[in-house]
RNA sequence: UGAUGUGGCUCAAUGGCAGAGCAUCUCACUCGUAAUGAGAAGGUUGUCAGUUCGAUUCUGACCAUCA
Numbered sequence: 001u002g003a004u005g006u007g008g009c010u011c012a013a014u015g016g017c018a019g020a021g022c023a024u025c026u027c028a029c030u031c032g033u034a035a036u037g038a039g040a041a042g043g044u045u046g047u048c049a050g051u052u053c054g055a056u057u058c059u060g061a062c063c064a065u066c067a
Stems, first nucleotide, its partner, number of pairs: 001067005008022004016053001024040005046062005
């Protein structure tokens, strides 16, 4: 100096209700397990401010990681 930071993990959402896959839990199915199907839970969007009716999104500073 540049890039990145969002559920346990990997990633979406480019101003208007924060979602998906995997994992976890419950139920169904099975002699049983796995697989499959249905459902549930899980997020102060790195921190602090600013702009805006409204910020994951735009701006500034800081922190962390990578180059």

RNAcentral holds the sequence, with entries from MGnify. Predicted 3D model of a 67-nucleotide RNA (transfer RNA) from a bovine gut metagenome. Rfam family: tRNA. Gene Ontology term of the family: triplet codon-amino acid adaptor activity. The coordinates come from a structure-prediction model, not an experiment, and the mean pLDDT is 83.